[in-house]
RNA sequence: AACCGAUAAAGGCAAACCUGCCGAAAGGCAGGGACGCAAAGCCAUGGGUCUAAAACCCGUCAUAACUUUACUGAGCGGGUCAUGAUUGCCAGGUUGCCGAA
Numbered sequence: 001a002a003c004c005g006a007u008a009a010a011g012g013c014a015a016a017c018c019u020g021c022c023g024a025a026a027g028g029c030a031g032g033g034a035c036g037c038a039a040a041g042c043c044a045u046g047g048g049u050c051u052a053a054a055a056c057c058c059g060u061c062a063u064a065a066c067u068u069u070a071c072u073g074a075g076c077g078g079g080u081c082a083u084g085a086u087u088g089c090c091a092g093g094u095u096g097c098c099g100a101a
C1' cells in the first nucleotide's frame, strides 16, 4: 500500500413516527427521534421499484332547424406513459476514518 472488517479506539449517519414547509403525487427539506448502517459519504450511469401533473386514447353527459348524426364544449371515470422520484432496492463509478485476525 492492497485485500479484509474486530466484543478494538475515535467518531459519523439516521429508519419508522411526530411537527412545519415545498410538491399534483411519489417524495424532498428543517427540527425532534433511533430501526439500523463499515461507506446508510457523493454521483440517477445500467437495472428494478414508486408516482401520473401534462399529453394521448376510451367511456359518460350536453348541444347541433323533425329524427339520427360531431371533426364541438365543460365536467367526471378508466387506461397508457416519465421529462418526476428512489443512492437506507441491486449493480457500477468515485472519495474517505481505524488497523486486530
Base pairs, nucleotide, nucleotide: 004099005098012037013036017032018031019030020029021028022027035088041094042093043092045091046090047089048086049085050084055080056079057078058077059076060075061073062072
This is a predicted structure of a 101-nucleotide RNA (c-di-GMP-I riboswitch aptamer) from a Bacillota bacterium.